Model confidence (mean pLDDT): 83 of 100. Transfer RNA from candidate division CPR3 bacterium GWE2_35_7, 72 nucleotides, folded computationally. NCBI's taxonomy places the organism under Bacteria, Bacteria candidate phyla, candidate division CPR3. The same sequence occurs in records of 4 taxa. Its Rfam family is "tRNA". About the family: Transfer RNA (tRNA) molecules are approximately 80 nucleotides in length.
[in-house]
């Protein structure tokens, strides 16, 4: 400089046009003499920004901003 991938909860990743989930972590009850385990419940997300299209976009175009990786 050119091309390609990632960007979603605190953390790792699901979903891939129709109100956005799981796990581990967090909080609280339970169980324990008490912890860890286990069990139950619950909180947490403008879907990296802006914009276009659709009745409806995390999903599809397009512009940008970080990171990775390939070429030059």
């Nucleotide at each position: 400089c050119g091309g390609a991938g990632c960007g979603u909860a605190g953390u790792u990743c699901a979903u891939c046009g129709g109100u956005a989930g799981a796990a581990c972590g967090c909080a609280c009850g339970g169980u324990u003499c008490g912890g860890g385990a286990c069990c139950g419940u619950g909180a947490a997300g403008u879907a990296g920004c802006a914009g276009g299209u659709u009745c409806a976009a995390u999903u599809c175009c397009u512009g940008u901003c970080g990171c990775u990786c390939c070429g030059a």